Model confidence (mean pLDDT): 80 of 100. This is a predicted structure of a 72-nucleotide RNA (transfer RNA) from Schistocerca nitens.
RNA sequence: GCCAGGGUGGUGUAGUGGUUACCGCAUCUGGCUAGUGAGCAGGUGACCUGGGUUCGAAUCCCAGCCUUGGUA
Numbered sequence: 001g002c003c004a005g006g007g008u009g010g011u012g013u014a015g016u017g018g019u020u021a022c023c024g025c026a027u028c029u030g031g032c033u034a035g036u037g038a039g040c041a042g043g044u045g046a047c048c049u050g051g052g053u054u055c056g057a058a059u060c061c062c063a064g065c066c067u068u069g070g071u072a
Stems, first nucleotide, its partner, number of pairs: 001071007010025003018055001027043004048064005
């Protein structure tokens, strides 16, 4: 250089054009407890950047950035 995969809360992930973007861990609050932990209830928090298509884009297309693997 070329080819392929990936980029979504603090972290690991789901999503295959239409509901308020799913879930686990973590974090915060409340309950519980003599106290801590576990368990229970609730909350906060995210679509890599720019553009395009569309009534509507995390999703499809183009370019860029980052990252993983392959190839000479």

Its Rfam family is "tRNA".